[in-house]
Context: one part of a larger RNA
Molecule: small-subunit ribosomal RNA, central domain
Organism: uncultured bacterium
């Protein structure tokens, strides 16, 4: 390289958009680049293969054939691929009418709770634990009531095996702007499609920069316990951070550990959301999702099973024994932290 693979054994890129490229629906007709057939030229010799012959045999040598899978040229064929032309509607898309949703951005706003402050009333404890102590408290705490404040954070119930989003993710309420989806019937365009190396965009948490904010929680840190020790688990505090704006970082068990797209393959059952029909029922029909279970089939098994890991096709990514090592070096990116790319010696 080929082959074989990628849920869990090594292996699906974190996700999308999209360039080149690869692949591509139906019909008619032309062409003849690929393709196929015939002819011609060339494909040096030696060597290799086969047959025969010469050295007593063999090695060796000679003669002939074959091979040289290729290239060029010429004459044809036209099914398939390509390409030109003309058309089609089922793929794709647009319009129209409905429709569900925690999809996104911005602004406003509500209540509950924690904290803090003031006042009232009140007295000796409170808090915490397995048990305690540190801590708070006669300078009047905790518990109770009223008022205020700030704040940010999170939005009880509804709430679900729910819904939406490409993924990350998204949940009080209201408004504005806005993306995508689904259904129905007709109309329109007429293959406009699929995938996608590079590229671009997005990308939890933590972290970084500048400026705000800081209630609760809380790395680090301090103290108290526990313990043989306890740089922990438990307790009392508590800084960064968590929050906001702007700019970076670009990684996760970024998981369904399962790439995207299309087609095909017995059923049962629940649920979300549109449509149609009727005899209004646990109704039926054809959709789009989310689940459970299962036939065939697959699988090493666990299990998967129309949301496939079944049967096929197209394209991309990735794997090739363990360690060394996601390390070194180099390069690119980054303020840094570091990220991406990514070996070898050696060893088992």
């Nucleotide at each position: 390289c080929u082959g074989g693979g990628u849920u869990u054994a090594a292996a699906g890129g974190g996700u999308g958009c999209g360039u080149a490229g690869g692949c591509g629906g139906u019909u008619a007709u032309g062409u003849a680049a690929g393709u196929c057939a015939g002819g011609g030229g060339u494909g040096a010799a030696a060597g290799u293969u086969c047959a025969c012959a010469g050295c007593u045999c063999a090695a060796c040598u000679g003669u002939g054939a074959g091979a040289u899978u290729g290239c060029c040229u010429u004459u044809g064929a036209a099914a398939c691929u390509g390409u030109g032309u003309a058309a089609c509607u089922u793929g794709a898309a647009u319009c129209a009418g409905a429709u569900a949703g925690a999809g996104g951005u911005u602004a406003g706003u509500g209540g509950a709770a924690u904290g803090c402050g003031a006042c009232a009333a009140g007295u000796a404890g409170c808090g915490g634990u397995g048990a305690a102590a540190u801590g708070c408290a006669u300078a009047g705490a905790u518990a109770u009531g009223u008022c205020g404040u700030g704040g940010a954070a999170a939005u009880a119930c509804c709430g679900a095996u729910u819904g939406c989003g490409a993924a990350g993710g998204c949940a009080g309420c209201u408004a504005a702007c806005u993306g995508g989806g689904u259904c129905u019937u007709g109309a329109u365009u007429g293959a406009c499609g699929c995938u996608g190396a590079g590229g671009c965009a997005c990308g939890a948490a933590a972290g970084c920069g500048u400026g705000g904010g800081g209630a609760g929680c809380g790395a680090a840190c301090a103290g108290g316990a526990u313990u043989a020790g306890a740089u922990a688990c438990c307790c009392u505090g508590g800084u960064a951070g968590u929050c906001c704006a702007c700019g970076c970082c670009c990684u996760a068990a970024a998981c369904g550990a399962u790439g995207u797209u299309a087609a095909c393959u017995c059923g049962a059952u629940g649920u979300u959301u549109g449509a149609u029909c009727u005899g209004u029922a646990g109704g039926a029909u054809a959709g789009a999702g989310c689940g459970u279970u299962u036939a065939a089939g697959g699988g090493a098994a666990a299990c998967c099973g129309a949301u496939a890991a079944g049967u096929u096709a197209a394209c991309c990514a990735c794997c090739u024994g363990g360690g060394g090592a996601g390390u070194a070096c180099g390069u690119u990116c980054g303020c840094a932290a570091g990220a991406a790319u990514g070996a070898a010696a050696c060893u088992c």